This is a predicted structure of a 1438-nucleotide RNA (small-subunit ribosomal RNA) from a metagenome. Its mean pLDDT, the model's own confidence on a scale to 100, is 84.
[in-house]
RNA sequence: GGAUUGUAAAGUGGCGGACGGGUGAGUAAUAUGUAGGUAACCUGCCCCAAAGUUGGGAAUAACCCUUCGAAAGGAGGGCUAAUACCGAAUACGAUCCGGGAGCGAAAGCAAACGGAUGAAAGAUGGCCUCUAUUUAUAAGCUGUCGCUUAGGGAUGGGCCUAUAUCCCAUUAGCUAGUUGGUAGGGUAACGGCCUACCAAGGCAAUGAUGGGUUGCUGGUCUGAGAGGACGACCAGCCACACUGGCACUGAGACACGGGCCAGACUCCUACGGGAGGCAGCGGUGAGGAAUAUUGCGCAAUGGGCGAAAGCCUGACGCAGCGACGCCGCGUGAGGGAUGAAGGUCUUCGGAUUGUAAACCUCUUUCGAUUGGGAAGAAACGCCUUAAGGUAAAUAGCCUUGAGGCCUGACGGUACCAGAAGAAGAAGCCACGGCUAACUCUGUGCCAGCAGCCGCGGUAAGACAGAGGUGGCAAGCGUUGUUCGGAUUUACUGGGCGUAAAGCGUACGUAGGUGGUUGAAUAAGUCUAUUGUGAAAUCCCUCCGCUUAACGGAGGAACUGCAGUAGAUACUGCUUGACUAGAGGAUGGGAGAGGAGAGUGGAAUCCCCGGUGUAGCGGUGAAAUGCGUAGAUAUCGGGAGGAACACCGGUGGCGAAGGCGGCUCUCUGGAACAUUCCUGACACUGAGGUACGAAAGCGUGGGGAGCAAGCAGGAUUAGAUACCCUGGUAGUCCACGCCCUAAACGAUGGGCACUAAGUGUAGGAGGUAUCGACCCCUCCUGUGCCGCACCUAACGGAUUAAGUGCCCCGCCUGGGGAGUACGGCCGCAAGGUUGAAACUCAAAGGAAUUGACGGGGGCCCGCACAAGCGGUGGAGCAUGUGGUUUAAUUCGACAACGCGAAGAACCUUACCCAGGCUUGACAUACUGGUGGUAGUGAACUGAAAGGGGAACGACCCCGCAAGGGGAGCCAGUACAGGUGCUGCAUGGCUGUCGUCAGCUCGUGCCGUGAGGUGUUGGGUUAAGUCCCGCAACGAGCGUAACCCCUAUUUUCUGUUUGCCAUCGGGUAAUGCCGGGCACUCUGAAAAAACUGCUUCGGAUAACGGAGAGGAAGGUGGGGAUGACGUCAAGUCAUCAUGGCCUUUAUGCCUGGGGCCACACACGUGCUACAAUGGCUGAUACAAAGGGUUGCAAACCCGUAAGGGGAAGCUAAUCCCAAAAAGUCAGUCUCAGUUCGGAUUGAGGUCUGCAACUCGACCUCAUGAAGUAGGAAUCGCUAGUAAUCGCGUAUCAGCACGACGCGGUGAAUACGUUCCCGGGCCUUGUACACACCGCCCGUCACACCACGAAAGCCUGUUGUACCAGAAGUCGGUAUACCAACCGCAAGGAGGCAGCCGCCUAAGGUAUGGCCGGUGAUUGGGGUGAAGUCGUAACAAGGUA
Repeated sequence: GGAUUGUAAAGUGGCGGACGGGUGAGUAAUAUGUAGGUAACCUGCCCCAAAGUUGGGAAUAACCCUUCGAAAGGAGGGCUAAUACCGAAUACGAUCCGGGAGCGAAAGCAAACGGAUGAAAGAUGGCCUCUAUUUAUAAGCUGUCGCUUAGGGAUGGGCCUAUAUCCCAUUAGCUAGUUGGUAGGGUAACGGCCUACCAAGGCAAUGAUGGGUUGCUGGUCUGAGAGGACGACCAGCCACACUGGCACUGAGACACGGGCCAGACUCCUACGGGAGGCAGCGGUGAGGAAUAUUGCGCAAUGGGCGAAAGCCUGACGCAGCGACGCCGCGUGAGGGAUGAAGGUCUUCGGAUUGUAAACCUCUUUCGAUUGGGAAGAAACGCCUUAAGGUAAAUAGCCUUGAGGCCUGACGGUACCAGAAGAAGAAGCCACGGCUAACUCUGUGCCAGCAGCCGCGGUAAGACAGAGGUGGCAAGCGUUGUUCGGAUUUACUGGGCGUAAAGCGUACGUAGGUGGUUGAAUAAGUCUAUUGUGAAAUCCCUCCGCUUAACGGAGGAACUGCAGUAGAUACUGCUUGACUAGAGGAUGGGAGAGGAGAGUGGAAUCCCCGGUGUAGCGGUGAAAUGCGUAGAUAUCGGGAGGAACACCGGUGGCGAAGGCGGCUCUCUGGAACAUUCCUGACACUGAGGUACGAAAGCGUGGGGAGCAAGCAGGAUUAGAUACCCUGGUAGUCCACGCCCUAAACGAUGGGCACUAAGUGUAGGAGGUAUCGACCCCUCCUGUGCCGCACCUAACGGAUUAAGUGCCCCGCCUGGGGAGUACGGCCGCAAGGUUGAAACUCAAAGGAAUUGACGGGGGCCCGCACAAGCGGUGGAGCAUGUGGUUUAAUUCGACAACGCGAAGAACCUUACCCAGGCUUGACAUACUGGUGGUAGUGAACUGAAAGGGGAACGACCCCGCAAGGGGAGCCAGUACAGGUGCUGCAUGGCUGUCGUCAGCUCGUGCCGUGAGGUGUUGGGUUAAGUCCCGCAACGAGCGUAACCCCUAUUUUCUGUUUGCCAUCGGGUAAUGCCGGGCACUCUGAAAAAACUGCUUCGGAUAACGGAGAGGAAGGUGGGGAUGACGUCAAGUCAUCAUGGCCUUUAUGCCUGGGGCCACACACGUGCUACAAUGGCUGAUACAAAGGGUUGCAAACCCGUAAGGGGAAGCUAAUCCCAAAAAGUCAGUCUCAGUUCGGAUUGAGGUCUGCAACUCGACCUCAUGAAGUAGGAAUCGCUAGUAAUCGCGUAUCAGCACGACGCGGUGAAUACGUUCCCGGGCCUUGUACACACCGCCCGUCACACCACGAAAGCCUGUUGUACCAGAAGUCGGUAUACCAACCGCAAGGAGGCAGCCGCCUAAGGUAUGGCCGGUGAUUGGGGUGAAGUCGUAACAAGGUA
């Protein structure tokens, strides 16, 4: 350097890239499911059987050279091969033409026969039997794989038909290639698929068209099922591959990892130009509440290619991450009570955690550790070998069998064994009810919770924490979603009188439903059978992983669809017949049925005339208005319009609305009777049509009365109302609209069935008669009552809301809203159809119990009325509010002479100041203490307090020492609080109210709440009593029992009484003896009970009158207060939970304050005078109190009072004088001889102390006030009024309070009215209950929605422009190897150009959806805003 081989790489060629894998954008039907059709079709590879595979030609990649470009990529020249490409030959049962036996109902299919047209490619192994050279080979033979033609099969597809498949009708009409035909083109194939021409069709209420949403199915979830919702994984089908369009290749695509074009986006670039498509597997980013590894392997299964080895395979097999789901397992088991410690709670005893732990005895899964260790693997292939086939063949090849070899990602995984040791392994949610599970602490309508109801404002089982408990458990809880519950869309399986719901009514189309009987049919229906209903899933049985989840096998099922055969009762269809439904005919009656025409009287108003004079009219009362220009009133005449008194009636007629003087004309319907005719002709009725009160509208008339709007007058806070005076539209007529009503029986129409009774209207019959006058029966209409039955109840009940059938309409929480938008109708007003956002946890029906009513009935009360006296005016006292203050302590407002029966200090709680701290007071413990406890002088201080001289004890045990106790001191626990909460409470109290009520047991009624009893008829003061009654009884209240008082008796009689009786005595006196008769005292009795008479009454209860009686009908008075109401009052009487305070919010002390004073209110006192004031004289009570007390006599003082002291522990003495009254005198009507405030002076008493701040006395002073506005209080008989007396509290202080007696009235017709109450009844939208509830405007804030000049997306239509790529067609003069031709050229092809179609794009103009929009409209929701009061009661005008 060459040759051979041929690896990597490149190229030609073949097959595959149309499978597998992903996704669900589009699609409501070119899709899918099911059942069929294709005689209208295709089908690579595969299988079966048949035939063939002859003979040629021309190129072109790679490669080489040149060259352009940054690149991607090209351009030119040259060489070459094939199973690449192209002619030729031949060929069948293929195709075409002719042909037409035969088949078929037809369309049509189609044999024989004749003619024409159309194929191919080789590769490789072996061999020498034949042939040729003859070594061996091929031109030969043979095997295998290919290739070609035609047929069949299998598989996979294309197309067609039927049927099923979401929402909106506020989408009702759509459609021009649209529907059909003829001819042609095109396709694998039918077809308007396309083109030309012709016809005018096609679809639609059984929902066309349009809009919205959506991949469909097997199935999945749920549910008893029927259904409802969904369509992840797995499986079948479809569609898509950046967005839109297009074709090429191919058996198959209009092709995810092919092409061309346009567009958007990203990237590269030398700016000229290029590249790209993860909805493959991983991975990244973004978005999001959220979703995994840039893993291993082709070992298995499957796919592609290949003869095969093999290669490829993010299909697939495995592994990783995630408790995402399902399943299984563990975190230990047994014993163990000092019921440990700790925690929590506590009634302080204890309980609980809890056999839980500790402790004892066991076990060892899982994990960790040490070792062993699979099945999944059998094929293919290779080697050896056997048999058979092919063949000439013991080569080769093929088939079958035997043996061997090769191959494991998972993985040293599953699994097994050893040793050790309770060892390494429990959380989450909840605990008010629903709903299993409870306490403490913190918080204080805050923080927070909440699925619904709802918790939280100082005792939270609801928030937060803790302990405990309950539930589930490697999970638990939340959130989202679907079904269920929900018979709450009701097919199964609902409703429509009043809860939501019957069209205002009728006629009638479609539709639905339909009498008796025969025949036929077999659509529905039923039976049997066949095919299908893919597999998986679900269910059953068996089996495999230790079990299960999971998986495998078999069965059943797949409730469906289709075919075939049968059945024929019922329904349907066809046909025949019938008369009971329906209709017709005939007859005599009833009727405000409708339309038109005419006509009548009464009344109002107006006009004319007469009479006549000052008012009329109107109202709750008035006024406006009318009237001397003659009204109203009255008489006569006239005009005009509207309505038709009596009859007149839950009477009549009509489909409803509706219809009312009388007459006539026209006309509709119903009932009854006859039973003559037709022969199912029927019922209902979506749409549709007609009618449809009043008001309203249009045109033209008419206009008496009435009367919206309007005007005026009243009323009223206002009064745009109610009332009054006027008065216009309108009301009336004709014609035309409107089309709504509580158009109601709030009850659709039709048919049938289901107790009675009683009215009434029409008709008929029977009986009977002078007469259908009564009476009886039937039909039709219209009422009442009432069984069964229905109903939530009320109620309905042969006129159903009962029982059934048929048809229609309508309903599905309240508000927003019968609104908005859109459509249709209308002249307009408006009607009809008719939503949503948002918002609420209800709205609603019927009935019940209360409460309430400017509802009703009955009744009561000093409630009114009838009376008497007051308050409100004055002064003062006193309380309250307010104000003031350092403080004017606090409470009470059903309060206000109240707590308070008594604030100078005290009280005292308040303020200022000074002090104390185990404390003024209690209990316990520890320690100490004998000159201890206690008493306590000087001194200090405002006092408290400090200070301490001096004096100086006691009990128990013990011989004593000593010990203990008491006391005291120190300390620790604790005391203390008139500090808060009466809305944490007990107790007590007020109020309704001394009103007559409030309840229970059993029974009965009602679904129930509940009722009955308790209501009713009478009666009472009374739920008092009587009678009646589905009630019968009972309780708390009422009454009575209790106390005082009025009469009498008995008893007691001591200090009272009496001389009644006797005696004594005095100036006089029961003064004394004596007595207890009387009075009286105080104990016991009696008496009054409607007992008696009479009348009324139900003969009852009871009432009226009367007798008797001291008293008469509860004799008078008191005590006594039912169930309950008011979160009524009181934490300041007391008690008490909780909270707060602890050298102070406790305790002590001095002083101040509670007593202030512009004012407002309540309760009183004193007055304003002559029924009186003053002066003098003089008489008669009761009930009380008194020893820290009451205090006589007597004396002093003008007096308050002082002195004094008898008597009295009280029927003895004292307070103590009663006063008004009576008898005299005086005053003489005045701010006084009224009135006594205020002030000055002087006193007295109490008390430590009367300044703030007591009471009283004397003298002086002598204010307001001359009878009290609006309003308001008490009292019905020994009461009101008036007069004094006493007591509690208390040192003192009383006009207050509580008692006592004296004198001692008037009036009550009566229940209409005011207030309060009771019973029955009625209405109710009230139930914290009329101080209730509740409506609308306006103002403010927020929210959603509508309209709106417009502005802006999206989507879609129409007309036009433009026209890439590309198919098709035309042209092709440029270009071209194969065929023909010698050549020229031809055939054929093709670039280019032209044309049709056409995506994006553009212009113009529409439709629809949506967004946004100054402004505007209503709506909703909001804290205690403003104005009124509409509704609920007769809601104050129903």